RNAcentral holds the sequence, with entries from MGnify. The RNA shown here (Glycine riboswitch aptamer) has 78 nucleotides and comes from Hyphomonas pacifica. The same sequence occurs in records of 3 taxa. The organism belongs to Hyphomonas, within Bacteria. The prediction has a mean pLDDT of 75.
């Protein structure tokens, strides 16, 4: 890299449009919220050092908040 398992957190909020027989689902705004996709910062430490690299910590742009899918990682196997 790829296939199979396992995999946590947070409103099925609220208003408006559209379609429809009927919007949880599609589109647009508004508030709360998470953090484990991806992004950016940054203690340790590591490369002498400048400057660079980095977590499971930090932000929360971006994602995401019923179920499903998705899911850092973790175990098998090609």
């Nucleotide at each position: 890299u790829c296939c199979c398992g396992g995999g946590a957190g947070a409103g099925a909020g609220c208003g408006g449009g559209u379609a429809u027989c009927a919007a949880g689902u599609c589109c647009c705004g508004c508030c709360g919220c998470c953090g484990a996709a991806g992004g950016c910062g940054c203690a340790a430490c590591c490369g002498c050092c400048c400057c660079g690299g980095a977590a499971a910590c930090g932000c929360u742009c971006a994602g995401g908040c019923a179920a499903a899918a998705g899911g850092g990682c973790c175990g098998g196997g090609a």